[in-house]
Context: one part of a larger RNA
RNA sequence: CGCAGCAGACGUGAGGGAUUUGUUCCUUAGUACGAGAGGACCGGGAACAACGCACCUCCAGUAUUCCAGUUGUCACGUCAGUGGCAACGCUGGGUAGCUGUGUGCGGAAACGAUAAGCGCUGAAAGCAUCUAAGCGCCAAGCGCCUCCCAAGAUUACGUCUGACGGUCGCAAGACCCUAAAGGCUCGUCGUAGACUACGACGUUGAUAGGCCAGGUGUGUAAAGCCAGUAAUGGCAAAGCUGACUGGUACUAAUCAGCCGUGAGG
Numbered sequence: 001c002g003c004a005g006c007a008g009a010c011g012u013g014a015g016g017g018a019u020u021u022g023u024u025c026c027u028u029a030g031u032a033c034g035a036g037a038g039g040a041c042c043g044g045g046a047a048c049a050a051c052g053c054a055c056c057u058c059c060a061g062u063a064u065u066c067c068a069g070u071u072g073u074c075a076c077g078u079c080a081g082u083g084g085c086a087a088c089g090c091u092g093g094g095u096a097g098c099u100g101u102g103u104g105c106g107g108a109a110a111c112g113a114u115a116a117g118c119g120c121u122g123a124a125a126g127c128a129u130c131u132a133a134g135c136g137c138c139a140a141g142c143g144c145c146u147c148c149c150a151a152g153a154u155u156a157c158g159u160c161u162g163a164c165g166g167u168c169g170c171a172a173g174a175c176c177c178u179a180a181a182g183g184c185u186c187g188u189c190g191u192a193g194a195c196u197a198c199g200a201c202g203u204u205g206a207u208a209g210g211c212c213a214g215g216u217g218u219g220u221a222a223a224g225c226c227a228g229u230a231a232u233g234g235c236a237a238a239g240c241u242g243a244c245u246g247g248u249a250c251u252a253a254u255c256a257g258c259c260g261u262g263a264g265g
Stems, first nucleotide, its partner, number of pairs: 001152001006162006015149004021049007033038001051106005059100004066093005071086006111143002117137004164264001165176004177262001182259004186202005207252003210248005217240002224235004
């Protein structure tokens, strides 16, 4: 921009894409078959592999914004306590998130038309013949089914809902008034994300931050007192704690502007 007025939702599915796998074991059955050795078809069940999709409860990794330990040096006047730098200085752990090595799920079944093939009936050709008329069965293949995208499918679809003035004029239109439904800008953000887009929210508010409570992690803070000559120990499950959960308007989402018209070639 289009989809013969505008708008908000919800659908249909032309078409496109994905999927389509393999192995082992148990059973049928040591049966059929075979002198024996050996050893099935068909059918039923289980497990696994690879691949794919999703997720983070468990396991594991990471986690330079969390906690602790520790070396050297510099600084805060000194002690103590802290901070800077040294690959995050090094080391031990670790929440959310993101991941796989972890967890869950998938390939199916059914149906339609068929291939090779197997048939029924059956003439031409008194027989025979699956074929000439007619009618069946049958494949990991084809179509459908399953999952995803999808009306720019210009053949531009459907359903529901919402909104929208007066005067004059035969009409075209003019004048006055108006700016609907809805959308955008803008702002706080994240389940989204390169940007955009998408989604949540904007005071009739829990969208983010702060605060409160909890959780999680770390592992028992500083100061003081007590014990000990001291190192150290106790008071103390302490103190601190990013992203997590819930609550709470304290802070910031203020105010506003713009598009879109007036019943539709």

A computed fold for a 265-nucleotide part of an RNA from a Verrucomicrobiia bacterium, annotated as large-subunit ribosomal RNA, domain VI. RNAcentral holds the full RNA, with entries from ENA. Its mean pLDDT, the model's own confidence on a scale to 100, is 88.